This is a predicted structure of a 99-nucleotide RNA (Guanidine-I riboswitch aptamer) from a Bacillota bacterium. Model confidence (mean pLDDT): 82 of 100. Its Rfam family is "Guanidine-I riboswitch aptamer". Rfam describes the family as follows. This family represents a conserved RNA structure found upstream of the ykkC and yxkD genes in Bacillus subtilis and related genes in other bacteria. The function of this family is unclear although it has been suggested that it may function to switch on efflux pumps and detoxification systems in response to harmful environmental molecules.
RNA sequence: UUAAAAGUUUUCUAGGGUUCCGCAGUAUAGCUGGCCUGUGACCAAGAGAGAACUCACGGCUUUGAAGCCGUGUCACGGAAGGAUAAAAGCCUGGGAGGU
Repeated sequence: UUAAAAGUUUUCUAGGGUUCCGCAGUAUAGCUGGCCUGUGACCAAGAGAGAACUCACGGCUUUGAAGCCGUGUCACGGAAGGAUAAAAGCCUGGGAGGU
């Protein structure tokens, strides 16, 4: 100094708060409370899981393009700031830094 599909979408989980619902209180068309455990709804992982598509490489079929099968490892990490109602393992960020 240093590449990479370390891709896109989606469903969910750990986790997260409090717009809505629920719950509790109350000065009760409302207001307050997340120092309310919520199988409701909401946000949600690069270093968590599943799926679809796609990409790379290899093999087979076929030869016209294509189709099918297999493989795709690893990953310690602040502080600070930002979004949303709010917070977070969200985003900055496989950042800074460390090994």